[in-house]
C1' cells in the first nucleotide's frame, strides 16, 4: 500500500397490531491461554465525558456451573444454565436504521 474482516425467527399461541410478548427454535467478531473458549485474560464494537468538528485522550461496558478423560482443558466430552449497544416499531441478540460506515485483527 492492497484485499479481506459477524452469525441468527422456523413452528405454534394471544392480540386490532408482535420475526419485539408467551412456548419451542436459532446465532456466537479478533488475539492470547500447557488442549479447540459467546461466559477465563485482553481487544474491537457500543455508551458517556472533554473538544467548534474530526482525531487523540479519559471513563464505563454482558454472561458458567457440575461431572468425566487427560501430563495439561472455566476451551474437549456429557449434563444443566446464562448473556447479547444505540435509535425505530406492541416490549427486538435474530427485523429496519446510522452503516456503500468504522474496526480488533488476518493475508499478500
Nucleotide at each position: 500500500u492492497u484485499u479481506c474482516a459477524g452469525g441468527g425467527c422456523g413452528a405454534g399461541g394471544u392480540g386490532a397490531a408482535a420475526u419485539u410478548c408467551c412456548u419451542c427454535a436459532c446465532c456466537g467478531g479478533c488475539g492470547g491461554u500447557g488442549a479447540u473458549a459467546g461466559u477465563c485474560c485482553g481487544c474491537g464494537a457500543g455508551c458517556a465525558g472533554c473538544a467548534u468538528u474530526a482525531g487523540u485522550c479519559u471513563g464505563c461496558u454482558g454472561a458458567a456451573u457440575c461431572g468425566g478423560u487427560g501430563a495439561a482443558a472455566u476451551u474437549c466430552c456429557g449434563a444443566u444454565a446464562c448473556c447479547g449497544a444505540c435509535g425505530g416499531u406492541a416490549u427486538a441478540g435474530u427485523c429496519c436504521g446510522g452503516a456503500u460506515g468504522g474496526a480488533a485483527g488476518a493475508a499478500a
This is a predicted structure of a 108-nucleotide RNA (FMN riboswitch aptamer (RFN element)) from a sheep gut metagenome. The prediction has a mean pLDDT of 82. Of the family's consensus pairs, 100% are formed in the model.